[in-house]
Context: one part of a larger RNA
RNA sequence: GGUAUACGGUGGAUCCCUUGGCACCAAGAGCCGAUGAAGGACGUGGCAUAGCUGCGAUAAGCUUCGGGUAGCCGCUAGCAGGCUUUGAUCCGGAGAUCUCCGAAUUGGGAAACCUGGCAGGGUUCAUCCCCUGUCAUGGUCGAGUGAAUACAUAGCUCGAUCAAGGGAACGGGGCGAACUGAAACAUCUCAGUAACCCCAGGAAUAGAAAGAAACCUCGAUUCCCGUAGUAGCGGCGAGCGAACUGGGAAUAGCCUAAACCAUCAACAUGUAAGGUAGCAGCCGUUGUGUUGGUGGGGUCGUGGGACCGUCACGGAUUGCUGCUGAAAUCCGAAGGAGUUACAAAGUGCAAGAGUAGUCGAAGGCUUUGGAAAGAGCCGCCACAGAAGGUGAAAGCCCUGUAGACGAAACGAUUGCACCUCCUGACGUCAUCCCGAGUAGCGCCAGUCCCGUGAAACCUGGUGUGAAUCUGCGGGGACCACCCCGUAAGGCUAAAUACUACUUGGUGACCGAUAGUGAAAAGUAGCGUGAGCGAAUGGGUGAAAAGAACCCCUGUUAGGGGAGUGAAAUAGAAUGUGAAACUGUAUACCUAUAAGCUGUUGGAGGGCUAUGGUUCGUCCAGCCUGACAGCGUGCCUUUUGCAUAAUGACCCUGCGACUUACGGUAUGUGGCGAGGUUAAGGGUUUUAGGCCCGGAGCCGAAGCGAAAGCGAGUGUGAAUAGCGCGACUUUAGUCAUGUGCCGUAGACCCGAAAGCGAGUGAUCUAACCAUGAGCAGGCUGAAGCGGAUGUAACAGUUCGUGGAGGGCCGAACCGGUGUAGGUUGAAAACUGCUCGGAUGACUUGUGGUUAGGAGUAAAAGGCUAAUCAAACUCGCAGAUAGCUGGUUCUCCCCGAAAUAGCUUUUGGGCUAGCCUCGUGUCAUAGUUUACGGGGGUAGAGCUACUGAAUGGGAUAGGGGGGCUUCCCGCCUACCCUACCCAAUCAAACUCCGAAUACCGUAAACCUUAUCACGGGAGUCAGACUGCGGGGGAUAAGCUCCGUAGUCGAGAGGGAAAGAGCCCAGACCGUCGGUUAAGGUCCCCAAUGUAUGCUAAGUGUUGCUAAGGAAGUAGGGGCACUAAGACAGCUAGGAUGUUGGCUUAGAAGCAGCCAUCAUUUAAAAAGUGCGUAAUAGCUUACUAGCCGAGUGCCUCCGCGCCGAAAAUUAACGGGACUCAAGCAUGCAACCGAAGCCACGGGUUGUACAUCCUUGGUGGAUGUGCAGCGGUAGGGGAGCGUUCUAUACUGGUUGAAGGAAGACAGGCAAUGACUUCUGGACGGUAUAGAAGUGAUUAUGCAGGGAUGAGUAGCGAUAAAGGGAGUGAGAAGCUCCCUCGCCGAAAACCUACGGUUUCCUGGGGAAGGUAGUUCCGCCCAGGGUUAGUCGGAACCUAAGGCAAGGCCGAAAGGCGUAGUCGAUGGACAACGGGUUAAUAUUCCCGUACCACUGUUUCCGCGUUAUUACCGAUGGGGAGACGGCAUGUUGAAAGUAGUCCGGCGGGUAGUUGUGCCGGUACAAGCAUAAUGGGUGGUUGGUAGGUAAAUCCGCUGACGGAAUCUCAUGUGUGAUGUCGAGCCGCUUUUGGCGAAGCUAUUGGAUGCAUGUCCAAGAAAAUCCUCUAGGGAGUUGGAAUGGUGUCCGUACCAAAACCGACACAGGUUGGUGAGAUGAAGAUUCUAAGGCGCUC
Repeated sequence: GGUAUACGGUGGAUCCCUUGGCACCAAGAGCCGAUGAAGGACGUGGCAUAGCUGCGAUAAGCUUCGGGUAGCCGCUAGCAGGCUUUGAUCCGGAGAUCUCCGAAUUGGGAAACCUGGCAGGGUUCAUCCCCUGUCAUGGUCGAGUGAAUACAUAGCUCGAUCAAGGGAACGGGGCGAACUGAAACAUCUCAGUAACCCCAGGAAUAGAAAGAAACCUCGAUUCCCGUAGUAGCGGCGAGCGAACUGGGAAUAGCCUAAACCAUCAACAUGUAAGGUAGCAGCCGUUGUGUUGGUGGGGUCGUGGGACCGUCACGGAUUGCUGCUGAAAUCCGAAGGAGUUACAAAGUGCAAGAGUAGUCGAAGGCUUUGGAAAGAGCCGCCACAGAAGGUGAAAGCCCUGUAGACGAAACGAUUGCACCUCCUGACGUCAUCCCGAGUAGCGCCAGUCCCGUGAAACCUGGUGUGAAUCUGCGGGGACCACCCCGUAAGGCUAAAUACUACUUGGUGACCGAUAGUGAAAAGUAGCGUGAGCGAAUGGGUGAAAAGAACCCCUGUUAGGGGAGUGAAAUAGAAUGUGAAACUGUAUACCUAUAAGCUGUUGGAGGGCUAUGGUUCGUCCAGCCUGACAGCGUGCCUUUUGCAUAAUGACCCUGCGACUUACGGUAUGUGGCGAGGUUAAGGGUUUUAGGCCCGGAGCCGAAGCGAAAGCGAGUGUGAAUAGCGCGACUUUAGUCAUGUGCCGUAGACCCGAAAGCGAGUGAUCUAACCAUGAGCAGGCUGAAGCGGAUGUAACAGUUCGUGGAGGGCCGAACCGGUGUAGGUUGAAAACUGCUCGGAUGACUUGUGGUUAGGAGUAAAAGGCUAAUCAAACUCGCAGAUAGCUGGUUCUCCCCGAAAUAGCUUUUGGGCUAGCCUCGUGUCAUAGUUUACGGGGGUAGAGCUACUGAAUGGGAUAGGGGGGCUUCCCGCCUACCCUACCCAAUCAAACUCCGAAUACCGUAAACCUUAUCACGGGAGUCAGACUGCGGGGGAUAAGCUCCGUAGUCGAGAGGGAAAGAGCCCAGACCGUCGGUUAAGGUCCCCAAUGUAUGCUAAGUGUUGCUAAGGAAGUAGGGGCACUAAGACAGCUAGGAUGUUGGCUUAGAAGCAGCCAUCAUUUAAAAAGUGCGUAAUAGCUUACUAGCCGAGUGCCUCCGCGCCGAAAAUUAACGGGACUCAAGCAUGCAACCGAAGCCACGGGUUGUACAUCCUUGGUGGAUGUGCAGCGGUAGGGGAGCGUUCUAUACUGGUUGAAGGAAGACAGGCAAUGACUUCUGGACGGUAUAGAAGUGAUUAUGCAGGGAUGAGUAGCGAUAAAGGGAGUGAGAAGCUCCCUCGCCGAAAACCUACGGUUUCCUGGGGAAGGUAGUUCCGCCCAGGGUUAGUCGGAACCUAAGGCAAGGCCGAAAGGCGUAGUCGAUGGACAACGGGUUAAUAUUCCCGUACCACUGUUUCCGCGUUAUUACCGAUGGGGAGACGGCAUGUUGAAAGUAGUCCGGCGGGUAGUUGUGCCGGUACAAGCAUAAUGGGUGGUUGGUAGGUAAAUCCGCUGACGGAAUCUCAUGUGUGAUGUCGAGCCGCUUUUGGCGAAGCUAUUGGAUGCAUGUCCAAGAAAAUCCUCUAGGGAGUUGGAAUGGUGUCCGUACCAAAACCGACACAGGUUGGUGAGAUGAAGAUUCUAAGGCGCUC
C1' cells in the first nucleotide's frame, strides 16, 4: 500500500413530520384620501430594548357600552413591582389621543429638516423664546374693487364649494413596436399584441333601429352555445376569418330640441297696432317685432306633433270694472307610478345578514408498556362515527361536530306607513315643425372577414355643400321597382369580466434542493443608479426533568465521572443519520517486478452462517489470493475510435417527449339506420351524481361549374358511347385508452442579435460659472534714452527695458525606451530613463449635453473596470435546417447511406428498403429443359469510317538542281493513288460469345409474393475482388456498375488490425467432430518420401534495368587416342626501320597499303614499353601429358544491384539432408460452425381439459426459429398518490446497516440480525411532477494539487526589565536604523464613533498575541464673534400666470432656489483620560432691547426724527513686470541660568539651554489714497438738497489704509529649582542688539484676448410721522446646525492593497533653488 470485516469521525441524503406555500369553490366586500391617505421616519416598556408586534408625547396604551371568566402584565425566560370575583387580562361595537415626512398645502429644501406672517395665550421691565389656531395652487359659483380706455373688461381681493395623491386584476380610450412566420424577403404575419400615457367604476363599454332580413318576417343592448374553420379575404403564399336564421342567460324602457302658448328681461318701434273673446266703459312705461331666459306643450315611422274642430267627473276661486262664455288654479274622488334611467326631498316603524359569543349526548375494568387512545372483556350515545389534540391508533378524555340559541352599540339589505308625482278620446289634413357646416359629393386615409378590388356600409382629414314627409337614409358598384328605417341631442338596471382584501371550505396539489424569491426576506449582500437578490436557514424530549456536585485545564473551550430520562451514540452543533472522504483494530497479501486493474482456474493462510449434518468445522460455504490463461475503460459522434476526437475529479439530491383543442388510425364499451347532445335549466343526500334541454353535428345518395335532376347524373342532336355513381355486398355514431399529425414555447438546455420603456456625465469627452497652483536659473523682442550718422530720414553702436503658445529644470501634468510584474503589491503598477512645465497649461467645487444619441485638435476614441451603438427591465420560454443531453427490464422482426425534385448538397418531400394490422388465396424464388431478341468481351478491318509505321516500283503533281532555244535529265525532298510487310479504335464493325434479361413447362420450396391501411428510420457510407471513367493504367484518391464484408456481426485465423480468409453467438456442459489456418519451444497438434538452397536466402510484405566460370537439371553445336582443352619446355623469323609523314616514327603518334619469302609455325603485328631503337609478350607452331574440352541456349534455387533515423521488414527464441523451398502420402490440432445431452422462449400444427363460447385460457407433443444499430411491434418490474376490500404495527412501522436465498430470464422481490422509534402493506382498478455514470448540466458536501506557492516595497534591528498559563511581535528603558517640500503639522470632500477609559481573546489581524482601527461596557464633541442657516447673487435648476405639444410633457416671464464668489463682530494664556478662538482667567468687539443722566431739536402738518422693494455712489474685479513698504521666520552676538568629564583638545575665543507675548484702545510721525466750498441745470421712467452736466473760489483741512510707538502687561509665558509621588502645587533670571529675509499693502509701467452679478454700506428724495437723534453710565438678550477622531490601516480602489485624493505651514548645513545629500522638531522600523 491492497482486499475483507468490526467500530468511529466527517457530512446531512433517506424516512417520518408541518408552523409555510399552491390551485380552486362559495359568500362578502369592491375603494382609501385636505376630517391629511397609501407608505414611511423617529419615538414609546421599571430593568436588559437589537429585532418583530402594538401604540403615538394620553405612546405594548385612555374612555364607554357589551361579551366572557380566573387568572394577567405580547413574541420573552428572569428580577423587581403591580392588577384582579367591587370581574382584571382577553374578545367585539362606538369614541378620544394620534410627533415628523409624505398629494404635503406659510416659504424653502439634499423626504422625515430649516424658516416665517397674522390672531390669541404663556414668560420677561423689554427684546428673545414657548404653546394653540390659521395662511398653498387650480376649477366653478357669488360678491367687492377696478387699469390701458368713456362705458366696460382684464387684473386684484374676499366668501362658498370641488379637485389633487394612492390602489392587484378586470374596463374604455390615445399612441404604438420588433424578434418571429412566410423555411430568404419587401405586401402580408406576429398584432392593434408588448410597452408607455389618459380616464372611470364596482363593474365598465354598449343600448331602445336612418337595424337585420328577403318579398316571409323579426323587433334595444350584453354574454354563452351553435352556424363554422363555413361564406369570404390573401405575394389566392404563409396565413387571416365573419354574419343572418336557430338554442339559451337576463330582460325595461325613457327624457329632450323644434313647431305653438304664456311670462320675464334687453333692444327696436313711438300713441298706433292694442289691453284673452263679445258689448260698454276704462287704461296707458301699453302693444307689436327681434334676441335671450323660464314655465307649459311635445317626442313619432301602420309617420308623429303643433295648429284647428268636436266631446268629456264633482266643488271652490279669479288678475281693470259690469254681464256672458271659456280658460287657468286649488281641493276632493278614481286609477297609476316612485327615490338604479324615466321628477325629487325625505320621515317614522318593523324585520335583518354581519361585527363578540352560548348550550350541546354517550365508558369502564383487565393486560403490555415510560405512557393506552392498542389488545381482551362487558357497555352506551348518535339529527353528533367531520376534524384536531391528549405520553402509541379515542364516537363516549379535551376542543369540537349535528342541532338549537344570542347583541347595549354599529349596521349591508328589506318591508310597511306617511310622503311625492302623473292623468282623456276622436276627426280634418290646409298651414307650421320634426336636431346643418350636418347628410351627400370629390380627393386622401383608417376600420370592417374584405390587402383597392366591381367595394357598398361605418369613421376621420381636406374641399365643396342640401332637403323637411310629395323629405331623407339603407337593402354590398350603379339604376329601376319593391321593402326596411327615420341620422346629424341625451339617459338607462340585469345577464358579462376581475380579485389586492375578509370569512368559510375543498384538493388522486408540495412537503424544506419541493412548495411563493421568501416555513424568521424583498432581509443579508451587490450596483452611482434604474435594478439585481440569496442561503436551504425547520425537527432534543411526553415533560427541561436542559446535567446539582466532583475532577483535568489559563479556560465562559473541550472532556471524564455523578445525576435526570423509556432512551443521552435523544446533551442543546440535539429525530433518523446513507455516500463521497478520513481514521483505529483484526485476517490475508505485497520489497526481481510492468499494462483497462477485471474475469477464469487456483496453491497456501484464516473463518463458521439464511444450508446440510453421522455433531467431527465433517460436507457444502465465507475472507484473502502466490501463480497461470484470456483481456486496449464508459459516453457521444462517426465510413471508421483503446484512440493521441468529444464529455465527465468523486459522492448525494434535482434534471428533459407534457397539457389543451382539432384531426386521423386502431383497441375497448354503449346504442344501431340511426347515433349524440351543446350552452343552459331543475333537483339535491354537494356527487366531475341524476333528470330535462334535439338548437346543432355525423351518417343513411349521387352526379354536375351551376341552374338542376335523382338510383342515376354529366357530356351530347342523341334513347348512342364514355366519366363518376347505384345494384350485386347498406353501418354508422357517441364516449374513452393508445399511436401519430396540426395549432399552441410543444422533448430539455444554449446564441450573436432586434424592438420598447427607463437609468446613468461621482469615470471619461466637450462646454459654462466661480476659485486655486506653477522652486530656481538663462536669454534679452518692441519701445525709450545717449553717442555717431543723414539735407532730413534711414542706419550703426552703447545703455535702458523686460516681451515670448522662448530656453534649462523641481512641484504639477504626461507616459519615450527598457527591465520587472503577468494565479501581480496593483483587473494597467513599480524601478531606471524620458516629454511639457506662463500656457491651445494644470487643477478644485458647482452645473449642462446621452444611446442611432451625446462629445470628439478624429484614435471608431470616450460616454461609471462595458462601446462599429452603454446599462437595466420587458416583448421573451425571440429564433436556432446547428452542437450537446434525453433516466427500468425482457421477448419478436429489422433497415438505409440510393433515385427524382429542391437558393438544394451536414436540411426536407415523394419513391425505394423496415415493422404492425387486415385482406386476397395465387404468387414470388431456385434448379433443369425449351423458346427468344441483343451487338458487350473478343476478334477484325482489301468490310465501312478514321488513325498509323517501313519498303517498293513505276504513274501523276509540286519543290529544288543541272542544262538551257525547245526537248530533256537528275533528285537521300513533299503529296496523292497503288503494291508488299506489319498495325490501331469508347463515340469503327464483314463478325461475335459467356453471363444477364424475358417467356413457357416441370420439380423443389422454411409463404419468402401482392393489395390496402397505422408507425418509422434512412438521403456523410467504408474497404476488398471483378468491369470501367477521371488522375500520372499515382494515392488508405475520386466517380459509376457488379458481388461480398463492415456499417448493425461476436467467435477462429492473419503476431497485433472495422472492411481479408473461415464462420453467422437463445442458455448451460472439465462432451464429440471439423473449417480457415496450423503441428521444434513460446503455443493445442507430425511423421515419412524425393529433390533443391549455403545466401540465415528463407521460415507471414515487396524490388527493377543490368551484371556474374554460384549451383541443380534439360537441349543443341564444335574440337577430341590422326591426342583435344589447360599447363610446362622450345620457337615466334626474313625482305624491312613497308611507304608517307616526322626532329625522330624502326610491328605498336597518325595516313596509305597490308605484299612476299623461309618455315612445324610466326601479323608489314594483340598488348606492355622507348626520344626513337632496344626489351618483354600475344596470335601461331612443335614437344611433354593422356581424355574429355569449348561454345550457345532453356529452366529450378540462389548472388550483386540494395542508402534513414530503437535491434525494429521471421511475432520471439531459434532453425541448414531444416523448424527453409518444391512435390507426394498418412495423421493430428483447431471456432460461439456442425453433432450430442439438458433447459428457456417465439412461431406454427395437432391432441386433451377448462370456458363468460371470443382461433379465449391451461397442459402436452412434433417441426422450425431465436447476432443486431436506426426503427416498428409485444409483455412486464419499480416509484408517488386515489378508490374499494382486506391487513401488519410500541410484543416495535417506515427509513438505515449487513448477510452465504437451493426466489425470479430480467427490471427486481422475500427472509434474518442490528439500528430506529411511528407509521405501513397486499389484491384489483385508476391517475402520473414515474426510473440518470455523462447535457464544459444545477445545488451541497468531500478529495487532489499540498503541508506546496505565499505571508504585500530589502527603512533593521539588538539587549534588559515588566506583565502573564504562555512573549521575536504587548508595556517601559537603553542602543541602532529610516523619513524630514515628509513617512512632520493644520484643513476641505468623504467616512460616521474608528476618539478616551476599563475589561475580554471565540472570530477579524496573511504567523503568534497578554495587543489592536477587533468584541463588551462606560464616557467624550459646550461658540453672539470659527464654518453654515436666519443676508446676497453666478453658471444652472424649478417655475404662478403664459406659449407650444396625441397624452406623458417641453419651453419660459415675474419670482424662487443655487457657492466654488461678495458681506459679516475675539484675542492671549491656562485647563481634560478624551473638547476648546466653544470651558476657565484676563482684556475686547457686534446687534437688539431696557433703565438713569446730559446736550439738542420738534409738537398739527411740518425743515424733530425715521426713511424706501425707488434714484445715485460705492461694492466692482484681467495678465505680466517693476518700485516702495517692510511682517513672520532664521542666524550670529549680547545677557541670563546650568555643566566641569572618560578626551586629540578642557577655565577657554569652552559646552548645553533660553533670550517670548495677541486682539482691542490711543496716537506723534512716516508713506500712500481721497480734493473741499459754492452757483446754475432741460438728464437719472415720479421726486430729490444726491448723481450727472456746466461755472466760480481753491490746494489747506477732513477721512482712510499699512507700519511704528504707547497701552493692553505691577499680567502671562519662561530655562531651571523646590515640594508631592493616591500627584500635580509653589518659586522663577535674562527677556536686548545686529544681520539675513521679503509676507502684506500701496503705487507705477506695459500688453491685448479688454478682464462677474447682487446684497450689506453711504447718500437722495417719495413716504411715514409725535415725540425723538446723539453722548455718557449701567443692566439684559443673543436662536438652529457642525465641532470627537481619521489626511491614509479609518476616504475611493472587494483587503490593515507599493495605486489615487483640494488647499495651507513647512526649520538648519550645502546650494541659484522647495533640486541633491545629511540632520532638527516631530514621526516611524512598513504585523511573521
The prediction has a mean pLDDT of 80. Predicted 3D model of a 1728-nucleotide part of an RNA (large-subunit ribosomal RNA, half A) from a Planctomycetota bacterium. The sequence was found in a public genome assembly. Taxonomically the source falls in Planctomycetota (Bacteria, Pseudomonadati).